[in-house]
RNA sequence: UUGAAGGAUAUGGGAGAGAGUAUUAAAAAAUACCACCGAAGGGGUAAGAUCUUUAUUUCUCAGCAUAAAGAUUGAAACUCUCAGGUAAAAGGACCAUGUCUGGACA
Numbered sequence: 001u002u003g004a005a006g007g008a009u010a011u012g013g014g015a016g017a018g019a020g021u022a023u024u025a026a027a028a029a030a031u032a033c034c035a036c037c038g039a040a041g042g043g044g045u046a047a048g049a050u051c052u053u054u055a056u057u058u059c060u061c062a063g064c065a066u067a068a069a070g071a072u073u074g075a076a077a078c079u080c081u082c083a084g085g086u087a088a089a090a091g092g093a094c095c096a097u098g099u100c101u102g103g104a105c106a
Stems, first nucleotide, its partner, number of pairs: 006101008018034001020033004035086003041082001042080003048073009
């Protein structure tokens, strides 16, 4: 279920930060240098959960529980600034609307 989550696509909205210096010649691109931004992408991380070891508990063993140590898992718009970006254009997380897919995995 008169179709949620998820995925794709079209349209619209969509922030931040040097139109930096040099090679080198208008812009763009490339390389090097200095200064910045966080909302493509990517990395890191809490509580909690799970597992292992040790100790306690017990007549003994095991289990449960408690404590300590370690490992795994664990979110972001937080954080890093790798990538990307710092006039316009392009891009842009996210939001809205429509269509397709999906089929309860919420």
Molecule: Glycine riboswitch aptamer
Organism: Halanaerobium sp. MA284_MarDTE_T2